[in-house]
RNA sequence: GUGGGUGUAGCUCAGUGGCAGAGCAUGUGUUUUGCAUGCAUGAGGUCCUAGGUUCAAUCCCCAGCACCUCCA
Numbered sequence: 001g002u003g004g005g006u007g008u009a010g011c012u013c014a015g016u017g018g019c020a021g022a023g024c025a026u027g028u029g030u031u032u033u034g035c036a037u038g039c040a041u042g043a044g045g046u047c048c049u050a051g052g053u054u055c056a057a058u059c060c061c062c063a064g065c066a067c068c069u070c071c072a
Stems, first nucleotide, its partner, number of pairs: 001071001003069005010024004018055001026042005048064002051061002
C1' cells in the first nucleotide's frame, strides 16, 4: 500500500427493521455468631462517529476512526 473481519452494560458476549438482553462483577435486603454459598430485588447503555434509505435503523447502504488479520 491492498483485501477481509470486529466495535452493544465495568468485563466476556448474544440479538432481531418495531420499547436492548444473558453470564460474571457490583449495590440493597434476607439467610449465618461472622464469612462464603444460596434466595429476592435494584442500578448500570449517546448500541464507535457522522450522513443516507425507511413510517420506523443497534440491524440495511456510503464515508470516517480504532483494533485484529491475509497478501505485498

This is a predicted structure of a 72-nucleotide RNA (transfer RNA) from Camelus ferus. Its Rfam family is "tRNA". It is annotated as a transfer RNA. The sequence is in RNAcentral, with records from Rfam.